[in-house]
Molecule: SAM riboswitch aptamer (S box leader)
Organism: Arcticibacter tournemirensis
RNA sequence: GAUUUAUAAAGAAGCGGUGAGAGAUCAGGCUCUGUGACCCGCUGACAACCUAACCGGAAGAGUUCCGGAAAAGGUGCCAAAUCCUGGUCCCGUAAAUAAACCGGGAGCAUAUAAAUU
Numbered sequence: 001g002a003u004u005u006a007u008a009a010a011g012a013a014g015c016g017g018u019g020a021g022a023g024a025u026c027a028g029g030c031u032c033u034g035u036g037a038c039c040c041g042c043u044g045a046c047a048a049c050c051u052a053a054c055c056g057g058a059a060g061a062g063u064u065c066c067g068g069a070a071a072a073g074g075u076g077c078c079a080a081a082u083c084c085u086g087g088u089c090c091c092g093u094a095a096a097u098a099a100a101c102c103g104g105g106a107g108c109a110u111a112u113a114a115a116u117u
Stems, first nucleotide, its partner, number of pairs: 001117008013043005021032003026086004044078001046076001049074003054068006082109001088106005
């Protein structure tokens, strides 16, 4: 890098460094930012995907599955819903019909985890 599965309206910031853009991408909007953003480092927090240990339940030969609590280890994460909307499809409303608009859903894309390659 690719594939699969799961999750993404909750939650959680200080210090130091650097110094101009940043919020994935294209378009539109909106926002953050010299009162120093983004990024990097340290510390702390949040969360509970994986590992280990613990509790309860079910099935069971080994063990597996479900739920809970916790946070030691591996990741992740700590402005705003993945910041919002659009690109594809479906449904609804409306309409003579279709398109557009509007509302809803799915999908696509992205991010993270785990597994495989």